[in-house]
Context: one part of a larger RNA
RNA sequence: UGACGGGGGCCCGCACAAGCGGAGGAACAUGUGGUUUAAUUCGAUGAUACGCGAGGAACCUUACCCGGGCUCAAACGUAGCAGGACGUGCGCCGAAAAGCGCAUUUCACUUGUGACCUGUUACGAGGUGCUGCAUGGUUGUCGUCAGCUCGUGUCGUGAGAUGUUGGGUUAAGUCCCGCAACGAGCGCAACCCCUAUCUUUAGUAGCCAGCAUUUAAGGUGGGCACUCUAGAGAGACUGCCGGGGAUAACCCGGAGGAAGGUGGGGAUGACGUCAAAUCAUCAUGCCCCUUAUGAUUUGGGCUACACACGUGCUACAAUGGCGUAAACAAAGGGAAGCAGCCCUGUGAAGGUAAGCAAAUCCCAAAAAUAACGUCCCAGUUCGGAUUGUAGUCUGCAACCCGACUACAUGAAGCUGGAAUCGCUAGUAAUCGCGGAUCAGAAUGCCGCGGUGAAUACGUUCCCGGGUCUUGCACA
Numbered sequence: 001u002g003a004c005g006g007g008g009g010c011c012c013g014c015a016c017a018a019g020c021g022g023a024g025g026a027a028c029a030u031g032u033g034g035u036u037u038a039a040u041u042c043g044a045u046g047a048u049a050c051g052c053g054a055g056g057a058a059c060c061u062u063a064c065c066c067g068g069g070c071u072c073a074a075a076c077g078u079a080g081c082a083g084g085a086c087g088u089g090c091g092c093c094g095a096a097a098a099g100c101g102c103a104u105u106u107c108a109c110u111u112g113u114g115a116c117c118u119g120u121u122a123c124g125a126g127g128u129g130c131u132g133c134a135u136g137g138u139u140g141u142c143g144u145c146a147g148c149u150c151g152u153g154u155c156g157u158g159a160g161a162u163g164u165u166g167g168g169u170u171a172a173g174u175c176c177c178g179c180a181a182c183g184a185g186c187g188c189a190a191c192c193c194c195u196a197u198c199u200u201u202a203g204u205a206g207c208c209a210g211c212a213u214u215u216a217a218g219g220u221g222g223g224c225a226c227u228c229u230a231g232a233g234a235g236a237c238u239g240c241c242g243g244g245g246a247u248a249a250c251c252c253g254g255a256g257g258a259a260g261g262u263g264g265g266g267a268u269g270a271c272g273u274c275a276a277a278u279c280a281u282c283a284u285g286c287c288c289c290u291u292a293u294g295a296u297u298u299g300g301g302c303u304a305c306a307c308a309c310g311u312g313c314u315a316c317a318a319u320g321g322c323g324u325a326a327a328c329a330a331a332g333g334g335a336a337g338c339a340g341c342c343c344u345g346u347g348a349a350g351g352u353a354a355g356c357a358a359a360u361c362c363c364a365a366a367a368a369u370a371a372c373g374u375c376c377c378a379g380u381u382c383g384g385a386u387u388g389u390a391g392u393c394u395g396c397a398a399c400c401c402g403a404c405u406a407c408a409u410g411a412a413g414c415u416g417g418a419a420u421c422g423c424u425a426g427u428a429a430u431c432g433c434g435g436a437u438c439a440g441a442a443u444g445c446c447g448c449g450g451u452g453a454a455u456a457c458g459u460u461c462c463c464g465g466g467u468c469u470u471g472c473a474c475a
Stems, first nucleotide, its partner, number of pairs: 001475002004471002007469007015459002019423004026314001028312006034305002042053002064300002067297002070294001078122007087104006107114003126289002129287001131285001135283002137278003140274001142272001147186006153162003166177003192266004197234007206224003211221003237260001240254005316416001320375005326369001332363003337356002342351003382413001387408007429451007
């Protein structure tokens, strides 16, 4: 000087408290451990691993396993020499890869070159092999916490100190005042994006107040007022008033205002910590393999299952289940695509086929909600696991191992021990909708809107953090 203390002072955070809803019990989904296996590829492991890499394992992917065949030019790159088009179709063999045979074809133009193929020679290819404790790059975390430093000066023999401490204040090392300090940098804040109000420009594919018309659909004429769209601006700054405060910073209250004191969200992550994570995104040193640790292919595995844990979904019902007929979104996606209407089917879906590269058409039905009816507290008209049969779709192919549909079946479960998690407002809770990935395959992830609470006395205690001070097992 740090670090640490079951030392002290001050302060903050869904940290506790006050509340609301969960998870821990059940079934299932998914990840992990363990076990098993020929293989169950590899990585991630307190917080900071475990619906994580993976934004999607039937083949492929795929790195793993059992087999089949290849190898000094090879699945891939470059150069020299020689030769030739390359290829396509059919047949045989084979699980395929590959192999064999037949037929066909005889590249381009700038005329000696180029593309492609074969043979040969050479430099060398290749490795998801090892080391993240050799590294770059990227990332998590403390933590969006308010800190971390420097120049000059001054003090100290020196390590160092001062500044950065003190009195107030703030979300903030934010600002004010004081002070042997005076300044400055990286952080904070602001500048950026979305959102909340208004003005203006523009008016189609959007809108419809008034007018006309109609097949009653903004459909048409018409209009651009309104909604909306998307450009440009305005607006909020403690600016104004009162009180407090040290006449300061600032705090409390009020006015006006769509919005008030950072308006609400996002992006943005200082110096550093954990030899934190990643050599399997990529790059890369060293080491290792080179008829194999490379490359190709069939099939299997990554989907196993006495068990343990994490994260979710569905429930245990009446604030509910079921039925009937009604209403209201936002944000997205669409050409190897989205697909209307119509017809067929109980249905998944199929047939046919308008429109739309989309403010035009389609996906598209929003669902909770409200109305009416029914059930009458039961393992039930709750709950839907599991299983049987018959199907639909995608795809060479659904046995291992897909999703969905119909009928039948109808398990556990009656609110969950100890211990534990999230959340302070359009939030929690609850309800649907969309997208990426994607042939097909979400209860995950990323977004969108609908309905819409309760509580916060307070900082004694638990956890984490900041700052000053004190002690000194430690560096």
Molecule: small-subunit ribosomal RNA, 3' major domain
Organism: uncultured bacterium